[in-house]
Context: one part of a larger RNA
This record gives sequence, C1' cells and structure tokens, in this order.
RNA sequence: CCCUCGUUUAGGAACUCGGCAAAAUAGUGGCCGUAACUUCGGGAUAAGGCCCGCUCUUCCCUCAGGGGAGAGCCGCAGCAAACGACCGUCAACCGACUGUUUACCAAAAACACAGGUCUCUGCUAAGCCGCAAGGCGAUGUAUAGGGGCUGAUGCCUGGCCAGUGUCAGAACGUUAAGAGGAGGGGUGAACUUCUGCUUCGGUAGAAUGUAGCUCUGAGUCCAAGCGCUGAUGAACGCCGGCGGUAACUAUAACCGUCCUAAGGUAGCGAAAUUCCUUGUCGGGUGAGUUCCGACCCGCACGAAUGGCAUAACGAGUUGACGACUGUCUCAACGAGGGACUCG
Repeated sequence: CCCUCGUUUAGGAACUCGGCAAAAUAGUGGCCGUAACUUCGGGAUAAGGCCCGCUCUUCCCUCAGGGGAGAGCCGCAGCAAACGACCGUCAACCGACUGUUUACCAAAAACACAGGUCUCUGCUAAGCCGCAAGGCGAUGUAUAGGGGCUGAUGCCUGGCCAGUGUCAGAACGUUAAGAGGAGGGGUGAACUUCUGCUUCGGUAGAAUGUAGCUCUGAGUCCAAGCGCUGAUGAACGCCGGCGGUAACUAUAACCGUCCUAAGGUAGCGAAAUUCCUUGUCGGGUGAGUUCCGACCCGCACGAAUGGCAUAACGAGUUGACGACUGUCUCAACGAGGGACUCG
C1' cells in the first nucleotide's frame, strides 16, 4: 500500500453525477393514535406516542382464562441473551395494477395485461403448418375463432375522403391468353398456255398459278384489373400564409387577400417534446443551469402511432425534508488476510 472488518473528538452531505457506500430507525408484541387524497376497497403497521421482569394483596368478568388497582424486589439493561425483524415524510414524471424481458454489462418509462375498438370468418369457417396425405383451429360454431391498433378506471376522442389503401357498384372506355379468320407472302403437284427436241408415244424448259403445305394476319367475341362512380379515419395519413384595423401605448374581438382536401377543436404546454434558454414571474435555499407552481412567443404537443386527469402499486426517474452517519472537513487507531523483508 491492497482486501475484509471494528472504533472515533467537533461538525453532520460541506462528499458526490447522484447520500453511491456506510450508519441509523426498526418486535409481523400490547395499548393509544393516525392526515391529504380516494375507484370508499384503501391510503394504514400512515405518521406519532407509551408500555413490556418478578413477588404479594385486592377487585371485576368468568368454563378455560383474562383484565384493572395498590404495595414491594432485583439488575447497566426486563421483546434483558440469541434468532427473527419496515428508515420515514412531502412533491413531480412515466407506466394503471400482480406479472414478463436482453441465460453472461440494460428489469425499465420497454413487453404483456384486463378493458376498448376496427376488420375477417356461416363451418369442409377464416387463418396457420405441410409437396401431399393429413394436422392445428376445435371434438369449438359469431356471447366462437383469427388478425390489426390501443392499453385499468374517469372525462373525452374535433376537422379533412384531394393522394394512398380498403369496400361497394356496374353503364361506358381500355384490355391478355383464347376463339375467329377477311386478306397478304412463300412453295407448288394437277390443269392450261408457250418454246426446243422427238422414234409422235412423249420428253426438257418457261409462264400463269389451283389444291395442298407453310409464314402471317384485320374487323369481330371475351375475364379480372385499371380508368370511372360512390362510401370509408379507433384505415396509411394531413390539419396554412400575408397585410391592415380600437380615442395614450400595446394588442387585435374585426376586415381584406392568396392558397388548400381541410387549415389543429377540447385539453395540455420551456414538457421524457423548447433551438434561442440558466425564457419570464413566483416558491423553496445564505446562495438553486436541477425541482415545484404559473405564463404562452408550441424552433418542432394534441386527441385509440390516443389527449388530459387519476386513488392504489413500482429494486423505475427527478426534487425536497427529518433521522442518521468517516461520504466529507481530515484523517487517526485497531483486528484478520495479502503484498514486502528475512528464513
């Protein structure tokens, strides 16, 4: 010096990102007492206060047994040791809650959740696994099953269907393969015509080009889809700008204008969201970039990608207070084990 412990004058968080760690409170006992708030269940063992041994006497209720009063005894100490065994309070944020999670750096505000809502599915269900057989769904049947979003509860959930999606519609437009085959091209027996040769039987060549084969091919018929018409937001999403105006000033209920599908409603707001910013005011402190209450100029909140409240709950996050302490002022001493020296 390191590790693990123990003790400490005065102070008591001055330490530090932060009371991390440590200390302290602390009986699942008895008696008393217990606030705001609240979903009336809770909060609550809230908080806070007092008590606890043994002997004798007496009184009350009385089955056991329990309780009250008085007197006395001992000890440092009476839940006498040991085991066991909540620190508490105030306030804010987030998540309702109990649960679940990154086995081995994250336990959370993340996931789940009951509840809400949308959507699909009529049973050989939808959906899922599988090439299939088959299986799950389900030996269930719309008060059922699958999927999406939200996330207890309370009060609510505004405007926009122009874009994208979904659903519905069938008149019209467009439209594939396919059907169809007008027509065109190539080749081309046969037939016909011409020419040469001929033993007059034919034979060779050329032309026209039929049938056939082949290469194409228009009109016409025809599905879904798309176009089209409408609906739909607890579907994906979106929810303006400029200028002026009131008898101090300031501000603008008001007016004008442009654009848009429509221009952000209620509620909340420097917020887990605010850049400027340590915004401004108030509170708390001697002093407060944090915190709480307000204001609103919301860079860039906002209503089931839910908004705002919310009792209870939380090894969650933040701020404050009490108690307590070697966290610190500021270090000291002691114990054990290492390191170190010698062997």

Large-subunit ribosomal RNA, domain IV from a Patescibacteria group bacterium, 343 nucleotides, folded computationally. Its mean pLDDT, the model's own confidence on a scale to 100, is 83. Rfam family: Bacterial large subunit ribosomal RNA.